Molecule: transfer RNA
Organism: Deinococcales bacterium
RNA sequence: GGGUCUGUAGCUCAAUCGGUUAGAGCAGCGGUCUCAUAAACCGUUGGUUUCGGGUUCAAGUCCCGACGGACCCA
Numbered sequence: 001g002g003g004u005c006u007g008u009a010g011c012u013c014a015a016u017c018g019g020u021u022a023g024a025g026c027a028g029c030g031g032u033c034u035c036a037u038a039a040a041c042c043g044u045u046g047g048u049u050u051c052g053g054g055u056u057c058a059a060g061u062c063c064c065g066a067c068g069g070a071c072c073c074a
Base pairs, nucleotide, nucleotide: 001073002072003071004070005069006068007067010026011025012024013023019057028044029043030042031041032040050066051065052064053063054062
C1' cells in the first nucleotide's frame, strides 16, 4: 500500500424483516444481613450506539467517507 471483518454503558455482550421506551451480566453507588469484611439478597446510577454525511415516515441496523481495532496478502 491492497483486501476482508469489525466499533453499542467502565468491561463482556444482546437488540427479529429497519418500527415507536436501546437492554442483560459483571463492575460502581446506596441499603438489608454481619462485631466487621466477604458472600448472598434488594434497589439504583451510567449511552453523542466511534465521528461526519446520505437514504427513509422511521436508522444501533441500509449506503458513502473519515478515524480506531483484528486478520490476510505484498